Model confidence (mean pLDDT): 80 of 100. Transfer RNA from a Candidatus Bathyarchaeota archaeon, 79 nucleotides, folded computationally. Taxonomically the source falls in Candidatus Bathyarchaeota (Archaea, Thermoproteati).
This record gives sequence, structure tokens and C1' cells, in this order.
RNA sequence: GCUCCUGUCGUCUAGUCAGGUCAAGGAUUCUGGCCUCUCGAGCCAGAGAUCCCGGGUUCGAAUCCCGGCGGGAGCACCA
Repeated sequence: GCUCCUGUCGUCUAGUCAGGUCAAGGAUUCUGGCCUCUCGAGCCAGAGAUCCCGGGUUCGAAUCCCGGCGGGAGCACCA
């Protein structure tokens, strides 16, 4: 340099193929409550991501397209 994969709550992850009931679900974490002699476990409620950034298409974009950035893999170059 080329090709491919990948980026979503603090962390892990579903959803992307085939746009719509997704200002986004689950687990964990944190906060409060219930329960318990206490702790833990369990139960309930809440907090937490406008989906890496910018642009485009569309009535509508986490999702499709373009550019960029970060990470990973392969290939090439290495006089």
C1' cells in the first nucleotide's frame, strides 16, 4: 500500500443480512427499597449508550451508501 472483518449503557452483548412497534433490549455494575438477627443470595424500582466521527439517500437510518478515525486478520513491498 491492497483486501476483508470489526466499533452499540462503566463492562460484555442482542438487534444490522431484509430500514419502521428502537431516542435502542438483555446480563453485569451502581443507587434505593423489600426480605434476612447480620452478610450473601433472591425479589422490586431506578440510573446508565441520540449506536466511533462527518456527510448522503429516504416520509423514516444503530441498520443502506460515501469519506474519515480506532482495533483485528490476511496479502504485497522491504533496494
The sequence was found in a public genome assembly.